[in-house]
Molecule: Bacterial RNase P class A
């Protein structure tokens, strides 16, 4: 000092002045007021309100072990594979001896094959007939690979390494890893149908609770009455029956759900980690036509992707510029 790799933070400072929404006020004022993504609405759950005796089909989701977690399709931390010198990354990774399909074009043949070649037999010398997966040739793939023997040619038919497969033993909590044995060997495909396993009720804050105006319906009253208003009274005048109960009330209103929380900050322990757990702190928007705005002033590295609307844990997506840290590789000096 270049070159890469992981992991994070931050996201224009500052006062002032004028508004906007909440909340408290002694009504002067005062204190609070978007993000790491508020997004997309992909998945998970709280909530809430409907459905549900208990069992099965059928559906539809997830798919290596293990742990975290309210709960995941998520997220540690392992294990196979594949990539990279390397630090590291990447994986939608159960089952192909349960069955069924399919494997284009080529090729004789795409699952148990005989085109050409090679052998052996017959032969009327044109072939015929049988053995053969070693050669040729097709094709991503040809019925384990390479050698040696062995045979009429050949073949796991023996034998040696190496792949695969099953038992056995050892290690590991599992995936799985390592050995030794054996017989001789099993084409790919399950984001194909299926098989195993575990796992799924629906709809959603405009969810929903609760006052409740206007309308209705009954009863009791009155209809020479009684009730409004013009008007404190009386008189005159206009105008309507009143007065209780019920149900019902999206499409009038209003109150609650609503923002104090599986939450957040420090900082101890417990775990490799994810996370859990003990202490102390702080209050951190909550509107219902929907607030966070403009305007000045001084600095600088001159500012990107964007804006809450029941909350919460995740994924994904978008991000100008700036700053740390942890590792790997090269080069160079001491």
């Nucleotide at each position: 000092c270049g070159a890469g790799u992981a992991a994070g933070c931050u996201g224009g400072a500052u006062g002032a002045a004028c508004g906007c929404a909440g909340g408290c006020g002694u009504c002067a004022g005062c204190c609070u007021g978007a993000g790491g993504a508020a997004a997309g609405u992909c998945c998970g759950g709280g909530c809430u309100c409907c459905g549900c005796a208990g069992g099965g089909c059928a559906g539809g989701g997830u798919g290596c072990c293990g742990g975290c977690u309210a709960a995941c399709g998520g997220c540690c931390g392992g294990u196979g594979a594949g990539g990279g010198c390397g630090a590291c990354c990447u994986u939608a990774a159960g089952g192909a001896u349960a069955g069924u399909g399919c494997c284009a074009c080529a090729g004789a043949a795409a699952u148990a094959a005989a085109c050409c070649g090679c052998c052996u037999g017959c032969a009327u010398c044109a072939g015929c007939a049988g053995g053969u997966a070693a050669g040729g040739a097709u094709g991503g793939a040809a019925c384990g690979g390479u050698g040696c023997g062995g045979u009429a040619a050949g073949a796991g038919c023996g034998c040696a390494c190496c792949a695969g497969c099953a038992u056995u033993c050892g290690g590991g909590a599992g995936a799985c890893c390592g050995a030794a044995u054996g017989g001789c060997u099993a084409g790919g495909u399950a984001a194909a149908c299926c098989c195993c396993a575990c796992u799924c009720g629906g709809a959603g804050c405009a969810a929903g609770a609760c006052c409740a105006a206007c309308a209705g319906g009954a009863a009791g009253c009155a209809u020479u009455a009684g009730g409004g208003g013009c008007u404190g009274c009386c008189c005159g005048u206009c105008c309507c029956g009143c007065u209780u109960c019920c149900g019902g009330g999206a499409u009038a209103g209003g109150u609650c759900g609503c923002u104090a929380g599986a939450g957040c900050c420090u900082g101890g322990c417990g775990g490799c980690a994810a996370c859990g757990u003990c202490a102390g702190g702080a209050c951190c928007a909550g509107a219902u036509a929907g607030a966070u705005g403009u305007u000045c002033a001084u600095c600088c590295a001159c500012g990107a992707c964007a804006g809450a609307a029941c909350c919460c844990g995740g994924c994904u997506u978008a991000c100008a510029g700036g700053c740390u840290u942890g590792c790997u590789c090269g080069a160079u000096a001491a």